[in-house]
Annotation:
A computed fold for a 533-nucleotide part of an RNA from an uncultured bacterium, annotated as small-subunit ribosomal RNA, 5' domain. Its Rfam family is "Bacterial small subunit ribosomal RNA". The RNAcentral record of the full RNA draws on ENA and SILVA.
Context: one part of a larger RNA
RNA sequence: AACGAACGCUGGCGGCGCGUCUUAAGCAUGCAAGUCGAGCGGGAUUCUGUGGCUUGCCACGGAUGAGAGCGGCGGACUGGUGAGUAACGCGUGGGCGACGCGCCCCCCGGACGGGGACAGCCCCGGGAAACCGGGGGUAAUACCGGACGAUGCCGCGGGGACGGAAUGCCCCGUGGCGAAAGGCGGCCUAGGCCGCGCCGGGGGAGCGGCCCGCGUCCCAUCAGCUUGUAGGCGGGGUGACGGCCCACCUAGGCGACGACGGGUACCCGGCCUGAGAGGGCGGACGGGCACAUUGGGACUGAGAUACGGCCCAGACUCCUGCGGGAGGCAGCAGCUAAGGAUAUUCCGCAACGGGCGGAAGCCCGGCGGAGCGACGCCGCGUGGACGAGGAAGGCCGGAAGGUUGCAGAGUCCUUUUGCGGGGGAAGAAGGAGCCGCGGAGGGAAUGCCGCGGCGGCGACCGAACCCCGCGAAUAAGGGGCGGCUAAUUACGUGCCAGCAGCCGCGGUAACACGUAAGCCCCGAGCGUUGUUC
Numbered sequence: 001a002a003c004g005a006a007c008g009c010u011g012g013c014g015g016c017g018c019g020u021c022u023u024a025a026g027c028a029u030g031c032a033a034g035u036c037g038a039g040c041g042g043g044a045u046u047c048u049g050u051g052g053c054u055u056g057c058c059a060c061g062g063a064u065g066a067g068a069g070c071g072g073c074g075g076a077c078u079g080g081u082g083a084g085u086a087a088c089g090c091g092u093g094g095g096c097g098a099c100g101c102g103c104c105c106c107c108c109g110g111a112c113g114g115g116g117a118c119a120g121c122c123c124c125g126g127g128a129a130a131c132c133g134g135g136g137g138u139a140a141u142a143c144c145g146g147a148c149g150a151u152g153c154c155g156c157g158g159g160g161a162c163g164g165a166a167u168g169c170c171c172c173g174u175g176g177c178g179a180a181a182g183g184c185g186g187c188c189u190a191g192g193c194c195g196c197g198c199c200g201g202g203g204g205a206g207c208g209g210c211c212c213g214c215g216u217c218c219c220a221u222c223a224g225c226u227u228g229u230a231g232g233c234g235g236g237g238u239g240a241c242g243g244c245c246c247a248c249c250u251a252g253g254c255g256a257c258g259a260c261g262g263g264u265a266c267c268c269g270g271c272c273u274g275a276g277a278g279g280g281c282g283g284a285c286g287g288g289c290a291c292a293u294u295g296g297g298a299c300u301g302a303g304a305u306a307c308g309g310c311c312c313a314g315a316c317u318c319c320u321g322c323g324g325g326a327g328g329c330a331g332c333a334g335c336u337a338a339g340g341a342u343a344u345u346c347c348g349c350a351a352c353g354g355g356c357g358g359a360a361g362c363c364c365g366g367c368g369g370a371g372c373g374a375c376g377c378c379g380c381g382u383g384g385a386c387g388a389g390g391a392a393g394g395c396c397g398g399a400a401g402g403u404u405g406c407a408g409a410g411u412c413c414u415u416u417u418g419c420g421g422g423g424g425a426a427g428a429a430g431g432a433g434c435c436g437c438g439g440a441g442g443g444a445a446u447g448c449c450g451c452g453g454c455g456g457c458g459a460c461c462g463a464a465c466c467c468c469g470c471g472a473a474u475a476a477g478g479g480g481c482g483g484c485u486a487a488u489u490a491c492g493u494g495c496c497a498g499c500a501g502c503c504g505c506g507g508u509a510a511c512a513c514g515u516a517a518g519c520c521c522c523g524a525g526c527g528u529u530g531u532u533c
Base pairs, nucleotide, nucleotide: 001532002531003530005529006528007527008526009525012380013379014378015377016376017375018373019372020338025336026335027334029333030332031331034073035072036071039070040069046063047062048061049060050059051058052057053056080291081290082289089216090215091214092213093212094211095210096209099208100207101206104204105203106202107201108200109199110198112146114144115143121136122135123134124133125132126131152177153176154175155174156173157172158171159170160169183196184195185194186193187192217263218262219261224254225253226252229251230250231249232248234246235245236244266288267287268286269285270281271280272279273278293314294313295312296311297310316327317326318325319324344370346369347368348367352366353364354363355362356361383413384412385411386410393404394403395402396401418470419469420468421467422466423465433454434453435452436451437450438449439448477522478521479520480519481518482503483502484501488517489516490515491514492513498505499504
């Protein structure tokens, strides 16, 4: 000097930050991921019209359309934590002639014709429940064949450029393979047009996968380590290279330039310190990695460590009708325990951002805010001016007197702050949508593009800020005074009680203990402890 601090004493306000460093211990409760009816079938409820009548019910038509279901996209992002990891994990610089990609952007081409199901629903059954089973039957942008089919994929043959070089780069021929939902909506002059979608191919953007050089803590009181081990051939597997995996063959490979083993530890941008070199740290914020009760596993998918998915096993907790089931806060709050120690079971989607949707919009404990904590940094205040008879009191002194001290009183003034009242919807705000005009196109309408007008919505918020009123009113402490080190006297005590960072003080005059007065330092803080430089 610094701190994610803690403890003691004290404590007025505001702004901006930060806040379980311990037990990756266990968790009650609520919330944290949904959305689309413009993909599909169906439709409770309510309102209404008509009819019937056993007068409050039934049937039919219309409107409203909940919950659930099929289907699509998103739940692989965001958010949390640091356990593990000394590793291509991270950092940095490169490589892939060894690779992938949903949504988004650009370009080219296409969408012919069929089929059978499964939920929901109805009927029945089992179970305490969680749930499960049987039969019937139904729609689709769900599922499955068939067709056409390219510069796409696979095989064979031939040729070519770059490059240090190469099989998977480029071109030609030939054989084989291979898709789709003509769905949904809007408008129409009913021919069609437009929008969102579907399929194939090429490119882009961005994201990811793999490989390599270099760097990355301590112990040699760890000196030898290794059998998928090291390499080859052939194969399997993958989006892709590879001993990644497998069969066979060879006997190699690594190591004092520290292998192997042990300990510790997520890494970085950065942060602290320091003149620098260096040392220490990796909390908040940003990037990467890893993990999600412990261990293992695959499924789905463009993509999976799949936190709030699935299966199995273990530990634990809970329910049970004892047969069987349910659960995973290292999400936000909150609880228990642990600890010297760390916050609200708050408000809102108004903003930013994200998911879904054509949109309106819905959802979001991301986020924006508020609350608590002097935990930190910064700012402000606790009044100002005048005022000597240097009042009283305290302390010191033998006295004179000194000091507290212009300090107080007193007079005048101000009103930051506080309290009360009033104003204030300022900023955060850009737009969705609607209307009008114009434009491109073969172009009537919708749609698309451009311009103009109208135009709802604020959690914070009884906010900020401004004005008025009141009245010095509501607001000062902590540590120290032997030397280091700035600031001294008196009394008490008598190696006692005690102090202490080091040196050291205290045994009768203690500037070092305790108290008082005075003084010094800092000030809503001041000290102590811990840790780093």